Predicted 3D model of RNase P RNA and transfer RNA as a complex of 423 nucleotides.
[in-house]
RNA sequence: CGAGUAGGACAAAUGAUCGCGGCUGCAAUCACCGCAAGGUGGCAGGUGAGGAAAGUCCGGGCUUCACAGGGCAGGAUGCCGGUUAACGGCCGGUGGGGGUGACCCUAAGGAUAGCGCAACAGAAAUAAACCGCCUCCUCGGAGGUAAGGGUGGAAAGGCAGUGUAAGAGACUACCGCCGCCCUGGUAACAGGGCGGGCACAUGCAAGCCCCAUCCGAAGCAAGACCAAACAGAAAGCAUAAGGCGGCCCGUCUGCUUUCGGGUAGGUCGCUUGAGCCUGGUGGUAACAUCAGGACUAGAUAGAUGAUCAUUCACGACAGAACCCGGCUUAUCGUCCUUCUCGUUGU
RNA sequence: CGGCGAUUAGCGCAGCCCGGUAGCGCAUCUGGUUUGGGACCAGAGGGUCGCAGGUUCGAACCCUGCAUCGCCGACCA
Numbered sequence: 001c002g003a004g005u006a007g008g009a010c011a012a013a014u015g016a017u018c019g020c021g022g023c024u025g026c027a028a029u030c031a032c033c034g035c036a037a038g039g040u041g042g043c044a045g046g047u048g049a050g051g052a053a054a055g056u057c058c059g060g061g062c063u064u065c066a067c068a069g070g071g072c073a074g075g076a077u078g079c080c081g082g083u084u085a086a087c088g089g090c091c092g093g094u095g096g097g098g099g100u101g102a103c104c105c106u107a108a109g110g111a112u113a114g115c116g117c118a119a120c121a122g123a124a125a126u127a128a129a130c131c132g133c134c135u136c137c138u139c140g141g142a143g144g145u146a147a148g149g150g151u152g153g154a155a156a157g158g159c160a161g162u163g164u165a166a167g168a169g170a171c172u173a174c175c176g177c178c179g180c181c182c183u184g185g186u187a188a189c190a191g192g193g194c195g196g197g198c199a200c201a202u203g204c205a206a207g208c209c210c211c212a213u214c215c216g217a218a219g220c221a222a223g224a225c226c227a228a229a230c231a232g233a234a235a236g237c238a239u240a241a242g243g244c245g246g247c248c249c250g251u252c253u254g255c256u257u258u259c260g261g262g263u264a265g266g267u268c269g270c271u272u273g274a275g276c277c278u279g280g281u282g283g284u285a286a287c288a289u290c291a292g293g294a295c296u297a298g299a300u301a302g303a304u305g306a307u308c309a310u311u312c313a314c315g316a317c318a319g320a321a322c323c324c325g326g327c328u329u330a331u332c333g334u335c336c337u338u339c340u341c342g343u344u345g346u
Numbered sequence: 347c348g349g350c351g352a353u354u355a356g357c358g359c360a361g362c363c364c365g366g367u368a369g370c371g372c373a374u375c376u377g378g379u380u381u382g383g384g385a386c387c388a389g390a391g392g393g394u395c396g397c398a399g400g401u402u403c404g405a406a407c408c409c410u411g412c413a414u415c416g417c418c419g420a421c422c423a
Base pairs, nucleotide, nucleotide: 001342002341003340004339006337007336008335009334010333012311013310014309015308016307017306018305020048021047023045024044025043026042030041031040032039033038050317054328055327057326058325059324060323061322062219063218064217065216069249070248071247072246074215075214076213077212078211079093080092081091082090083089094108095106096105097104098103109210110209114208115207116204117203118202130149131148132145133144134143135142136141137140157175158174160172161171162170176198177196178195179194180193181192182191183190184189223268224267225266226265232259233258234257235256236255237254241253242252243251261422262421263420276293277292278291279290280289281288282287312315347419348418349417350416351415352414353413356372357371358370359369366403374390375389376388377387378386396412397411398410399409400408
């Protein structure tokens, strides 16, 4: 210098004016809107979208249901260890795969618990003789044979030798597989030794299933309070119905369903949080802990905009709606750090 | 904002659970029938199974991630 690898930061900038949504302080205790609950109005200050606010794919907080109990059913996860409020996330490791390498990917338990499926092709698909090889004879058949050919994604471990009529784990060495033992490791597993000729017979568990672990349901239109208005009727029932998403048990209760009627107003929930930044300590790391510091959207038809000036690299994806931890997806570009490979120079 | 569902030929739908050649009706085209048309009869064409990736020998179907469209949802008594 070129090509890459892994990780991180930013997301046009500055100023002025006007406008919109919250907040705080001061002033006033007044005026206005409203039946009411309640709200609005002055001045000043400060503040106002994101890394994904998105998809709603997981997990948790919070709230109500009976503080939600037992069993079955159902769902989720799936190498090992750790981390956490929790997770299907994250971190570290093991096995497998890819890359020259930095590094990346990995739904990776069980197919001797059982059931199921494997189209077409092929002689045969879990069971074998089509061609071939060998032997015999009545020359067309019978028997032996899984070395070789052919079909297929898959044809009863691979390869070499011994052996044989030809062959075959029939036998032997090495590799693979299975079992046991030893060593190292928390473990997954790795290394070594001994044994078994391997009829335990191929694949699929993102087919049913088995094993292990975990899971109550619904969601801020949850829910709590206040104000206003209205009209009830029918049906169902105590051997029932509902609370409780499927069933049974258990437990609680004058409730449930349909039709009709009324209101669609206000306050809270609502933003200070398992959160963020800096530093120390422990840990390989995720993370934990300690000290200090800052805090800055909270609407409810829904604010976050417009104009002007200057500058630049001329601006991507995109807009909060209860909150948080992750994952996934979209994204013009700019900058920083890490290591690898190639080439050249010193 | 929250919770569900669907996507297969021009249109409306099966098939998916339990993977093995993608079908039905209407529509379109051709021929027949008719004086001509409709109806009817016979035949034919037409498919990225919404998109991408994975599991499998093999995917419309199983799994994962996206996209588009649709449905439901307040309170009082």
It holds a member of the Rfam family "Bacterial RNase P class A". From the family's description: Ribonuclease P (RNase P) is a ubiquitous endoribonuclease, found in archaea, bacteria and eukarya as well as chloroplasts and mitochondria.